[in-house]
Context: one part of a larger RNA
RNA sequence: UGACGGGGGCCCGCACAAGCGGUGGAUUAUGUGGUUUAAUUCGAAGCAACGCGAAGAACCUUACCAGGGCUUGACAUCCUACUAACGAAGUAGAGAUACAUCAGGUGCCCUUCGGGGAAAGUAGAGACAGGUGGUGCAUGGUUGUCGUCAGCUCGUGUCGUGAGAUGUUGGGUUAAGUCCCGCAACGAGCGCAACCCUUGCCUUUAGUUGCCAGCAUUAAGUUGGGCACUCUAGAGGGACUGCCAGGGAUAACCUGGAGGAAGGUGGGGAUGACGUCAAAUCAUCAUGCCCCUUAUGCUUAGGGCUACACACGUGCUACAAUGGGUGGUACAGAGGGCAGCCAAGUCGUGAGGCGGAGCUAAUCCCUUAAAGCCAUUCUCAGUUCGGAUUGUAGGCUGAAACUCGCCUACAUGAAGUCGGAAUCGCUAGUAAUCGCGGAUCAGCAUGCCGCGGUGAAUACGUUCCCGGGCCUUGCACU
Numbered sequence: 001u002g003a004c005g006g007g008g009g010c011c012c013g014c015a016c017a018a019g020c021g022g023u024g025g026a027u028u029a030u031g032u033g034g035u036u037u038a039a040u041u042c043g044a045a046g047c048a049a050c051g052c053g054a055a056g057a058a059c060c061u062u063a064c065c066a067g068g069g070c071u072u073g074a075c076a077u078c079c080u081a082c083u084a085a086c087g088a089a090g091u092a093g094a095g096a097u098a099c100a101u102c103a104g105g106u107g108c109c110c111u112u113c114g115g116g117g118a119a120a121g122u123a124g125a126g127a128c129a130g131g132u133g134g135u136g137c138a139u140g141g142u143u144g145u146c147g148u149c150a151g152c153u154c155g156u157g158u159c160g161u162g163a164g165a166u167g168u169u170g171g172g173u174u175a176a177g178u179c180c181c182g183c184a185a186c187g188a189g190c191g192c193a194a195c196c197c198u199u200g201c202c203u204u205u206a207g208u209u210g211c212c213a214g215c216a217u218u219a220a221g222u223u224g225g226g227c228a229c230u231c232u233a234g235a236g237g238g239a240c241u242g243c244c245a246g247g248g249a250u251a252a253c254c255u256g257g258a259g260g261a262a263g264g265u266g267g268g269g270a271u272g273a274c275g276u277c278a279a280a281u282c283a284u285c286a287u288g289c290c291c292c293u294u295a296u297g298c299u300u301a302g303g304g305c306u307a308c309a310c311a312c313g314u315g316c317u318a319c320a321a322u323g324g325g326u327g328g329u330a331c332a333g334a335g336g337g338c339a340g341c342c343a344a345g346u347c348g349u350g351a352g353g354c355g356g357a358g359c360u361a362a363u364c365c366c367u368u369a370a371a372g373c374c375a376u377u378c379u380c381a382g383u384u385c386g387g388a389u390u391g392u393a394g395g396c397u398g399a400a401a402c403u404c405g406c407c408u409a410c411a412u413g414a415a416g417u418c419g420g421a422a423u424c425g426c427u428a429g430u431a432a433u434c435g436c437g438g439a440u441c442a443g444c445a446u447g448c449c450g451c452g453g454u455g456a457a458u459a460c461g462u463u464c465c466c467g468g469g470c471c472u473u474g475c476a477c478u
Base pairs, nucleotide, nucleotide: 002477004474005473007472008471009470010469011468012467013466015462016461019426020425021424022423023422026317028315029314030313031312032311033310034308035307042053043052064303065302067300068299069298070297073128077127078126079124080123081122082121083120086104087102088101090099091098092097108117109116110115130292131291133290134289135288139286140285141281142280143279144277146275151190152189153188154187155186156185157166158165159164170181171180172179196269197268198267199266201237202236203235204234205233206232207231210227211226212225215224216223240263243257244256245255246254247253319419323378324377325376326375327374328373329372335366336365337364340359341358345354346353347352385416390411391410392409393408394407395406396405432454433453434452435451436450437449438448
């Protein structure tokens, strides 16, 4: 100087408290440990591993296992020889591949018509290829975390023998090392803030595929007409403590008010300083060194990654009447679509089939949003709650659903009556609750990423728990 203290002071954070809803008990989905296995590929390990890499393991993926095969190799460059490439069918085999055949087929550039060249194939020789083999404690790059916490430093000067100090401490203030005042310091840099995106208000430009006030028309903004309004998407304006009052040190700033769509950072996002954890990743990629080279490389069909006395994490669905069933009825936003989205109609109880219109999309389709509202039924029960499990019959995708997919109908109807110790999230359009879409993807979503609908309660306060910032003190650590 730092780090640390069950030392002190000041301050902050869903940190506690005040509330609301969960997890921990049940079934189930998923990840992990363990066990098992020929193999159950590998990595991730307190917070910061465990619905994580994986935005999707039937084959492929695939790295694993037991078999069948190959050895200049599936892939790249170089050398020699030969042959155009390509293509068809047969036999054996699980296939990879092997065998014997060839029906066809002669391309491009140059040419002295002998041939040469480019590209491709076959054979051969070796230089080499190849490795998801090891080391993340040899590395680059990328990422997590403290933490969007307010800090981390430098130049010159001054002080100190020096390590260092000062500045950065102090008095106020702020979300902030934010600003003001003071001061042996004066300045500066990286951070903070602002600049960026989005959302909330207004103006203006534009008016199709969007919209419809008035006029006509229609089953329907359907059509004529119009661009007022909504909306779309470009350009501007708007908020700055600007104004007023009080407090404050005449400051910074704080409290209240006016006006305003919005008020003191308006809401949300992107943005992550110096550094810490030899944190994570050699399996995205790149790469040093080591190792394998008829195998630790390559290929093939099958199996495994889906096992199951058990334990843990994260979710879904419930245990019901603020509910379940039935009938009727209303209102979104954001996305996606040509090897695609798929309408009307029609068949089927249904999953779905047939059908074929439209759409390269503000035009057509996915697309009836659901909770809600109205009516009715059930009457507190393991039930008209709950839906696991199992049987049968089907549908879809795909060479192929046995191991091992999803969905439908009928039947079956398990545990479960609100969950011990403990523990998590959330401060407002938030929690809770309700549906919708997308990526991945042939098929497969309770996960993930987004979207809107309905829409709360509580915060006295900072004593305590946890984490963090500043000053100070102790110190057997540096």
Notes: Small-subunit ribosomal RNA, 3' major domain from an uncultured bacterium, 478 nucleotides, folded computationally. The full RNA is in RNAcentral, with records from ENA, Greengenes and SILVA. The coordinates come from a structure-prediction model, not an experiment, and the mean pLDDT is 83.